[in-house]
RNA sequence: AUCUUAUUAAGAGUGGUGGAGGGACUGGCCCGUUGAAACCCAGCAACCAAUAUAAUAGUUCAUUUACUAUUAUAGAGUAGGUGCUAAAUCCUGCAGUAAUAGUAUAUUACUGAAAGAUAAGAG
Numbered sequence: 001a002u003c004u005u006a007u008u009a010a011g012a013g014u015g016g017u018g019g020a021g022g023g024a025c026u027g028g029c030c031c032g033u034u035g036a037a038a039c040c041c042a043g044c045a046a047c048c049a050a051u052a053u054a055a056u057a058g059u060u061c062a063u064u065u066a067c068u069a070u071u072a073u074a075g076a077g078u079a080g081g082u083g084c085u086a087a088a089u090c091c092u093g094c095a096g097u098a099a100u101a102g103u104a105u106a107u108u109a110c111u112g113a114a115a116g117a118u119a120a121g122a123g
Stems, first nucleotide, its partner, number of pairs: 002122007013041001015040003021031003025093001027091002042085003047081002049078001051074009089115001094112008
């Protein structure tokens, strides 16, 4: 790089360094010398791990218990692995439906998909 699954309208900075870009891409629309990216600190969240409880299965045992595995639930931030901290993933792109305009297109609204992001897994 590729594939699968889940989530994607919540939340989080008046900090330090830095010094011109940034919001993935398209078209828009925005943010930024009243300080962008990046780094540090701080914070948010709870995907995995860990923890607790319950159920099921297995092992040991006379039984209780104990250990292991799987599943479900819970709450918190826990010596852990990540992630995130303008605007809904900022809106949009492809398809469908409806309304309006009125002539094969535009606008608006809704739905689904695609693309992207993050996590876990596969290979």
Description
RNAcentral holds the sequence, with entries from Rfam. SAM riboswitch aptamer (S box leader) from Clostridium vincentii, 123 nucleotides, folded computationally. Lineage of the source: Bacteria > Clostridia > Eubacteriales > Clostridiaceae > Clostridium.